[in-house]
Context: one part of a larger RNA
RNA sequence: UGACGGGGGCCCGCACAAGCGGUGGAGCAUGUUGUUUAAUUCGAGGCAACGCGAAGAACCUUACCCGGGUUUGAACUGCCUCGGACAGCCCUAGAAACAGGGUCUUCCCUUCGGGGACCGUUGCAGAGGUGCUGCAUGGCUGUCGUCAGCUCGUGUCGUGAGAUGUUGGGUUAAGUCCCGCAACGAGCGCAACCCUCGUCCUGUGUUGCACUCUCACAGGAGACUGCCUCGCAAAACGGGGAGGAAGGUGGGGAUGACGUCAAGUCAUCAUGGCCCUUAUGGGCUGGGCUACACACGUGCUACAAUGGCGGUGACAGAGGGUCGCAACCCAGCGAUGGGAAGCUAAUCUCUAAAAGCCGUCUCAGUUCGGAUUGGUCUCUGCAACUCGAGACCAUGAAGUUGGAAUCGCUAGUAAUCGCGGAUCAGCAUGCCGCGGUGAAUACGUUCCCGGGCCUUGUACA
Repeated sequence: UGACGGGGGCCCGCACAAGCGGUGGAGCAUGUUGUUUAAUUCGAGGCAACGCGAAGAACCUUACCCGGGUUUGAACUGCCUCGGACAGCCCUAGAAACAGGGUCUUCCCUUCGGGGACCGUUGCAGAGGUGCUGCAUGGCUGUCGUCAGCUCGUGUCGUGAGAUGUUGGGUUAAGUCCCGCAACGAGCGCAACCCUCGUCCUGUGUUGCACUCUCACAGGAGACUGCCUCGCAAAACGGGGAGGAAGGUGGGGAUGACGUCAAGUCAUCAUGGCCCUUAUGGGCUGGGCUACACACGUGCUACAAUGGCGGUGACAGAGGGUCGCAACCCAGCGAUGGGAAGCUAAUCUCUAAAAGCCGUCUCAGUUCGGAUUGGUCUCUGCAACUCGAGACCAUGAAGUUGGAAUCGCUAGUAAUCGCGGAUCAGCAUGCCGCGGUGAAUACGUUCCCGGGCCUUGUACA
């Protein structure tokens, strides 16, 4: 000087407390351990691994396994030898890769020697590797933490390591600002500048019923403790008030200092070294990644009456759409199918549910709950057996609010209700967004956890 203390002081955070809803019990979905397996490819491991890489494992993906096959390699660069267009189509064998045969057939330049493009072939340089090392690395990322810190120049003090500044008195979300002070300044952070929502004004006006108004786009105004009052130290600032759509950072986002964890990633990519080179490379069929005594994480659906069922019926936002979205009509109980207008979209379309109203059920393992199983179908796709999603009929399991423990949330939030998108042929309870309805509680900082500043002790570095 740091680090640490079941030392002290001050302060903060859904950290506790006050509340609301969950997880832990059940069934299922999903990830992981373990076990099994020919293979169950690999990575991630307290917070900060475990609905994570994966924004989509039937084939492909795919890296794993079995089998049959390949060796300058049907991805890439160059040279050499020889030959020819290649492709397409047909036949044979095969699971395919591929092997054998047939048919068809030259594209450009030319000094007619040949050259070039492309394909096959021989040889050589070399390709290739999701093989190892993230403890050799770049790049990118997580985390403490959007916490308020981390430093430098000159000066001064100290033999020196270092100190000072950055400490102190106040204040703030903030090393924010004020005052004081052997310091005076400065940098990276904080804040502001950026995007968005909320109010108003101006302009424009199709595709919008909207010629002021709604809406959309563009440009501007507006909020700064500016005004009043009280407190404080005539300060910074704090309490209250006025006006205002909005008040003291207005709400949300983007933005992540010096560094820490030899944190994560050699499987995005790049890359040193090492290793393989008829194989640890490359192509194919099939299987596996989907197994299943068990254990854990994250979720979905429930256990019902603030409900279930039947009928009726209103109101969004944000997005997507031509290999597409599809109104409307017809068929079907339905998934869906057959027709078919419009739309490259403010034009057409996907397109709400909870809520409301009427009826019924009457506290039951039920008209709750929907797992599981049987059957019949639909759709996608070359193909749904291993192993897809959906519909209908039948079946009707556990579950009556969940031990110890533990998680989220302070307002348009929690809770609850549906909708869209990426990936995508098909497949969503996950992820990323969108709106509808819409609470309770916060006395307070003693305690638990994490953090900041000062101080103290130390046999630690």